[in-house]
Lysine riboswitch aptamer from Lysinibacillus telephonicus, 185 nucleotides, folded computationally. Of the family's consensus pairs, 98% are formed in the model. The organism belongs to Lysinibacillus, within Bacteria. Model confidence (mean pLDDT): 79 of 100.
RNA sequence: AUUUAUGAUAGAGGUGCAAGGUUUAAUAGUAACUGAUUGGAGGAUGAACAAUUCCUGAGAUAGUUAGUGAAAGGAAAACUUGCCGAAGCGGUAAAUCAAUUGUUCAGGUUUACUUGCUGGUUUUACAUUUAAGAAAUGUAAGACUGUCAGAAUCAAAAUCAAGGUUCUGGAGGGCUAUCUCGCAA
Numbered sequence: 001a002u003u004u005a006u007g008a009u010a011g012a013g014g015u016g017c018a019a020g021g022u023u024u025a026a027u028a029g030u031a032a033c034u035g036a037u038u039g040g041a042g043g044a045u046g047a048a049c050a051a052u053u054c055c056u057g058a059g060a061u062a063g064u065u066a067g068u069g070a071a072a073g074g075a076a077a078a079c080u081u082g083c084c085g086a087a088g089c090g091g092u093a094a095a096u097c098a099a100u101u102g103u104u105c106a107g108g109u110u111u112a113c114u115u116g117c118u119g120g121u122u123u124u125a126c127a128u129u130u131a132a133g134a135a136a137u138g139u140a141a142g143a144c145u146g147u148c149a150g151a152a153u154c155a156a157a158a159u160c161a162a163g164g165u166u167c168u169g170g171a172g173g174g175c176u177a178u179c180u181c182g183c184a185a
Stems, first nucleotide, its partner, number of pairs: 002185002007179005014084001016083005022077003032068007042055003046105007087118003090114008119145011147170008
């Protein structure tokens, strides 16, 4: 002086990821409310049971009909913001949801943890959620693409390296650049 573990910093992939409010479509002429009418004793939690509370013969649940008539979650476009395990899924724990309380089962939401899976986008099929042929998630099979490794080849031409093309394979706990410099050479 060079290579280099670990650690740190900064970046790349592209229909890249996520969040926010605005607008729009759909939800939907649905839910709900009111009137009429049928009917005649139950009704109020996602389901079941028990108790309490409330409504109900001044007519419950339910059905038909007329009028009025939503919203949330989810979705699309552009914009703004934060970013590149961005994020999503799975698992664990806690809290919470509904007239109230208790038990059992199931589901939703929020928070925390997770070296369990997925590089990214996209197509098809099936399943789940949903109002939904939308969208999301999961599984499987493809396509495209970025990256690293190996092989071949082209070009280059002292050699090496860098570069292009094709094929195969791997995974983000990766890849590139810079700094740091433990062991070793």